[in-house]
RNA sequence: GGGCCGUUGGAGCAGCGGAAGCUCACCCGGUUCUCACCCGGGAGGUCACGGGUUCGAAUCCCGUACGGCCUA
Repeated sequence: GGGCCGUUGGAGCAGCGGAAGCUCACCCGGUUCUCACCCGGGAGGUCACGGGUUCGAAUCCCGUACGGCCUA
């Protein structure tokens, strides 16, 4: 240089056109003599960035950036 894959809350992951959910962590409450476990509730995401297609894009197309693998 070429090819392929990935990028989504603090962390790890799902979601593959009708607009984002799970687990852990965090906060509040219940329970407990207290802590933990357990139960209920809550906050937290310009879906890497810029364009395009579409009535509608995290999702499809193009480019860019970063990371990984293969190859010369």
Molecule: transfer RNA
Organism: Micromonospora sp. WMMD812